[in-house]
RNA sequence: GAGUUUGAUCCUGGCUCAGAAUGAACGCUGGCGGCGUGGAUUAGGCAUGCAAGUCGAGCGCGAAAGUCGCCUUCGGGUGGCGAGUAGAGCGGCGAACUGGUGAGUAACAGGUGGGUAACGUGCCCUGAAGUGGGGAAUAAGCCGGGGAAACCCGGUCUAAUACCGCAUGGGACCGGAAGGACCCUGGUUGGUCCGGUUAAAGGCUUCGGUCGCUUUGGGAUCGGCCCGCCCCCGGAUAUGCUUGAUGGUGAGGUAACGGCUCACCAUGGCUACGAUCGGUAGCUGGUCUGAGAGGAUGGUCAGCCACACUGGGACUGAGAUACGGCCCAGACUCCUACGGGGGGCAGCAGUCUAGAGGCUUCGGCAAUGGGGGAAACCCUGACCGAGCGACGCCGCGUGCGGGAUUGAAGGCCUUCGGGUCGUAAACCGCUGUCAGGAGGGAAGAAUGCCCCGAUGGUGAAUCGGGGAGAGACGGUACCUUUACAGAAAGCCCCGGCUAACUCCGUGCCAGCAGCCGCGGUAAUACGGAGGGGGCAAACGUUGUUCGGAUUCACUGGGCGUAAAGGGAGUGCAGGCGGCUUGCUAAGUCCUGUGUGAAAGCCCGCGGCUCAACCGCGGAAAGCCAUAGGAUACUGACGAGCUAGAGACGGGUAGAGGCGAGUGGAAUUCCCGGGGUAGCGGUGGAAUGCGGAGAUAUCGGGAGGAACACCAGUGGCGAAGGCGGCCCCCUGGUCCGAGACUGACGCUGAGACGCGAAAGCGUGGGUAGCAAACAGGCUUAAUACCCUGGUAGUCCACGCCGUAAACGAUGGGCACUAGGUGCUGGGGAGUGUGACCUUUUCGGUGCCGUAGCUAACGCGUUAAGUACCCCGCCUGGGGAGUGCGGCCGCAAGGUUAAAACUCAAAGGAAUUGACGGGGGCCCGCACAAGCGGUGGAGCAUGUGGUUCAAUUCGACGCAACGCGAAGAACCUUACCUGGGCUUGACAUGCUAGGGAACUCGGGUGGAAACAUCCGGGGCCCUUCGGGGCUCUAGCACAGGUGCUGCAUGGCUGUCGUCAGCUCGUGUCGUGAGAUGUUGGGUUAAGUCCCGCAACGAGCGCAACCCUUACCUGUAGUUGCCAGCGGAUCAUGCCGGGGACUCUACAGGGACUGCCGGUGAUAAACCGGAGGAAGGUGAGGAUGACGUCAAGUCAUCAUGGCCCUUACGCUCAGGGCGACACACGUGCUACAAUGGUCGGUACAGUGGGCUGCAAUCCCGCGAGGGUGAGCCAAUCCCAAAAAGCCGGCCUAAGUUCGGAUCGGAGUCUGCAACUCGACUCCGUGAAGCCGGAAUCGCUAGUAAUCGCGGAUCAGCCAUGCCGCGGUGAAUACGUUCCCGGGCUUUGUACACACCGCCCGUCACGCCAUGGAAGCUGGGGGGACCCGAAGUCAGUGGCCCAACCCUUCGGGGAGGGAGCUGCCGAAGGUCAAUCCGGUGACUGGGGCGA
Repeated sequence: GAGUUUGAUCCUGGCUCAGAAUGAACGCUGGCGGCGUGGAUUAGGCAUGCAAGUCGAGCGCGAAAGUCGCCUUCGGGUGGCGAGUAGAGCGGCGAACUGGUGAGUAACAGGUGGGUAACGUGCCCUGAAGUGGGGAAUAAGCCGGGGAAACCCGGUCUAAUACCGCAUGGGACCGGAAGGACCCUGGUUGGUCCGGUUAAAGGCUUCGGUCGCUUUGGGAUCGGCCCGCCCCCGGAUAUGCUUGAUGGUGAGGUAACGGCUCACCAUGGCUACGAUCGGUAGCUGGUCUGAGAGGAUGGUCAGCCACACUGGGACUGAGAUACGGCCCAGACUCCUACGGGGGGCAGCAGUCUAGAGGCUUCGGCAAUGGGGGAAACCCUGACCGAGCGACGCCGCGUGCGGGAUUGAAGGCCUUCGGGUCGUAAACCGCUGUCAGGAGGGAAGAAUGCCCCGAUGGUGAAUCGGGGAGAGACGGUACCUUUACAGAAAGCCCCGGCUAACUCCGUGCCAGCAGCCGCGGUAAUACGGAGGGGGCAAACGUUGUUCGGAUUCACUGGGCGUAAAGGGAGUGCAGGCGGCUUGCUAAGUCCUGUGUGAAAGCCCGCGGCUCAACCGCGGAAAGCCAUAGGAUACUGACGAGCUAGAGACGGGUAGAGGCGAGUGGAAUUCCCGGGGUAGCGGUGGAAUGCGGAGAUAUCGGGAGGAACACCAGUGGCGAAGGCGGCCCCCUGGUCCGAGACUGACGCUGAGACGCGAAAGCGUGGGUAGCAAACAGGCUUAAUACCCUGGUAGUCCACGCCGUAAACGAUGGGCACUAGGUGCUGGGGAGUGUGACCUUUUCGGUGCCGUAGCUAACGCGUUAAGUACCCCGCCUGGGGAGUGCGGCCGCAAGGUUAAAACUCAAAGGAAUUGACGGGGGCCCGCACAAGCGGUGGAGCAUGUGGUUCAAUUCGACGCAACGCGAAGAACCUUACCUGGGCUUGACAUGCUAGGGAACUCGGGUGGAAACAUCCGGGGCCCUUCGGGGCUCUAGCACAGGUGCUGCAUGGCUGUCGUCAGCUCGUGUCGUGAGAUGUUGGGUUAAGUCCCGCAACGAGCGCAACCCUUACCUGUAGUUGCCAGCGGAUCAUGCCGGGGACUCUACAGGGACUGCCGGUGAUAAACCGGAGGAAGGUGAGGAUGACGUCAAGUCAUCAUGGCCCUUACGCUCAGGGCGACACACGUGCUACAAUGGUCGGUACAGUGGGCUGCAAUCCCGCGAGGGUGAGCCAAUCCCAAAAAGCCGGCCUAAGUUCGGAUCGGAGUCUGCAACUCGACUCCGUGAAGCCGGAAUCGCUAGUAAUCGCGGAUCAGCCAUGCCGCGGUGAAUACGUUCCCGGGCUUUGUACACACCGCCCGUCACGCCAUGGAAGCUGGGGGGACCCGAAGUCAGUGGCCCAACCCUUCGGGGAGGGAGCUGCCGAAGGUCAAUCCGGUGACUGGGGCGA
């Protein structure tokens, strides 16, 4: 920096990614070289070899094989050489270095800087002095013995630079004496004098010397010890620890100080600045990361430490408490003759085990370094090299150039045109790194050694010349040459983050996934392919670290609501602290010096062809130490001050606290009076109380609790909290004026007191109220409501210690605009005043500036600006839970995790949606009213069922008389069966035939079809052929097959609702807001006014059509007033242009006018006029969008599927089934009716293989006839209700017509399944319809008939129209439904058909408790007590020295024994930490 919480936004916050790194590992791949690097686990066990020896110039011994010679008994013997060699031994030095490992260690172990006046130091350098003269042993060897072995014992011989006396003493040490210097508590030190003690080793030699040895001074080096309140992990669920412990005196011990050890004495020492305990860990230079600060780390290299199978111990030595030494114990392992012995790879290789995982049992001492030696030289698994591993870093290569109007073949994609791999290949030319062949060929080597020379002290050392000789790597690097592009590319990724896209397969499958998330039939996310991107001898993955993460915040965060202020106070420690001045110089600052190892990092230069790598030089920082300096600030000390703080005296308001007393109202109960049937309670009831007299009412009494009004955005208190009145005691605040103290202050971890309600203990009290409980009601109810009612509420004393203990805001101090209330006190002015004005201090509210804030909001009562102190936070869940501790009588409180799990959890604000939230307002939404549906029969559609099929679609409103405005065949998509295969239909090609076509006939058949026969019969032509057509074949057709969730188009719906948006501006961090909200008004976002908005668009309205009035024009088929003619009669005729009407053009209506209301506006109300009045009525017209709404079966169309069938065709059947259920209708149930007769008045329409008059026939449907009419002319055609008159008389009827029987008519190829109609007969249900539900506000409902489309006919009672007759009602907007605007709440946003809580059931996971079982850790007490030091003893043993009578004795030493200490082991009682555990508790996750 990015991704991820949301519809979107800002913030908070976690998770995740991109980077770098790695002693790595895994997967796939792998050409070369250089430089590095390589057992991180089992400090597990180890076979084998090697890793520390050397010195003969310290010493004594001293072979053999072999060979040569001599002798020989032929077995051998002996001598020389081998050889003073090998070998072991005595002795010296080394073995304490080098090398390995990281177990232990939280410590003076390490780092850093000091101290040592408290010490040591072999080899080395330097100075001084010496090295005389003796002695006694012993190993090896030899002899003997024991033992399996390891090894041991005895006897005897012998040497030394081994050992021991003596001499000497410059020096050293000890004691003494006087005196000097230095730091100074007390010490140190140089010199002088006296006394005492104390050394030695020789080898070689060219005889010059040299290497040693002894004593001592100094140096150098390397160590020991000590120190700094120095630096150095985390746990407080580890708070107390300590008996040699802290100190002293004395002694011992050490190289050395010291409780290091011991005796005695004292009682100390450490700890909240974290002792002690438990966990983890070698530390550092450095390394990785990071802008830095920091974080992580300590492998390789380097310094230090620790360890060497585990534990203990000492010896030797200059040095060890000793990796390749010793002793003891233990575990393990090996040998064994069972008696006893051996061993220690955390050296180099190597092996086994465990493990994801780490190499050769290599070469060489050539170089560097080390040990020994005089040296040559020897030793050196240190080291130098090589080998193995892409483990890392670096470099090189796998070729380069050309090569396309053939972009080859092939792959992939494609819109079928093409695109792409791709100059890529082929092909042509070139080069030769590297690997291969051949040849040449370094540097690393200089010392040392020998000889000569120069200088020199004739020494060392140095320099020069000459000589012999020495390379593991290795014939390597490098160079030359040779031939061939010849032998050398993979891995990961391509949804976003993140660079790179298509096809196919798959179909929530298989799978992917770092996070978000992909996959349910078009997947750039799975798998494959093509293409692309990235890196490259690698590439990915996994683990780990830092980064990003300012996500522990020192740099650099927070706490009103996101996680986070302790419930509140007092206050010890601590932190911080007013003004002036002096002094100091601890902090602080500056300068110098020392240190800060090397390597590394950085800079420069240089060496390998470059680089990695390496060499040289430089720079660099902090800390530390020290010296000097500065003195502003802080600190220490001293002196002072009064502004902070306190305190004196005077006032002040108050439910501040405690105790005691007291009052009235009310409730309840008791008694009495009076009184009668109910009371009580609720939404409505019931339980309950009441004739045993309630309730209501009056009087009296008892008792407990609480204190109405006052009362307030009043007061008091630290908080909790405090409310009748009076009194006692008592805390704090505030105000005014002075005098006083003189920083006495602020905060406050622990600690201590306080702390609502509930709860607990003991005792009391109990009126009302009231958990639990009982009953009633409703109900699912363990609730809400009601009737009762116990703890409790009250008092005393004692506990508890929590709360939304909240201002969700810790305390203190200072500063930073105001305005306006309330409250307490003071002052000033005026003044009679509780008045008014003004001012000041304290408190308490509201609004608000700057500023702050993510926003909301805060805003002198800060959440502003700063300082000081305390508390607290670090994703959600698990969980404020478990364990442990502390507290509590208990309930429980407090402190407070982890496993596991999620990709979020959250805050504020925004837009919507929603609310059994609010406001305003609409709509036949309710209400008011009229008529229906739901019941009946039938029609029709649907579900269901059935069926070979009952084709398909439509499903709340918004599917269901819907698609269908016409299913007997057809339609038709379905079923059964028969047939066809370039196809019923389109286009093109090839080949052949033929006009096309049409008429007739035969056979099979249900037809389709198959097959056969016959007749008629072309046009154009450039003469090739073409048009047209048939057959065969090829491309293709065809599909009402799937997907309406891939689509276009069309449609429904909200909804004819009044809304939906945009530009610019403005506001807001932003989503977004404003505009569009507000005040009015309207049918309307209609208009007016206002307004940080100003405008605009789509909608509304208007423009369009119909209708209502008028005018003009026109006058046939329409009309007929006047005139004329004719008829029984009729606009029938002449004619007329008046009227009606027709159909074209206009007019008319605009709130225009008047009055009122209103803001004078818009508008509304009323009125006038008018045919019509406030949109006149009706229609057409449907904004942004919603419903993945409907339709792939109107059509079109992507993809998928079928191809002798899922295509095409034919016959028959089905779509008409029928126990049921629903929707929509028709007809009814009757008298406002039925029926019969008579009679009147429409409009829209339709009509040519049509409508049909008239006449005739038939009861009728209809038949026959056929005038007229292509229609303002003729026809359909009668309109019906109505009106007049008759009958019916309340009845399942003269209502109703279903059903059934019979007979017919018509259409049609054909009415069986399955048409309509007519006539006769039959005459079902039904007497107005439960819950529920629909339509309609006027020419409307209701009612009456008429027409039309589709159509041969018709299942039409449907649909679309037309006119006739023609109502009722609307108070009103509480309620139901739908909608608009606004406001509010929200944890909703697939949006309440939302979201979401808990139990139970099932699966999986981790975890707590638990009788116990089991393992481990550290400590305590006691027992036993190895090795060993020390001490004692030492009767046994002993060469050196002394004495000796030579026997011995002494001095001294030792074995042995004893004692203290003491590892391991044992016993006991506790403790801590794990594992496991029947059962049990909750928790997490699971469509």
RNAcentral holds the sequence, with entries from ENA. Predicted 3D model of a 1487-nucleotide RNA (small-subunit ribosomal RNA) from an uncultured prokaryote. It matches the Rfam family "Bacterial small subunit ribosomal RNA". Rfam links the family to the GO terms ribosome and structural constituent of ribosome. Its mean pLDDT, the model's own confidence on a scale to 100, is 84.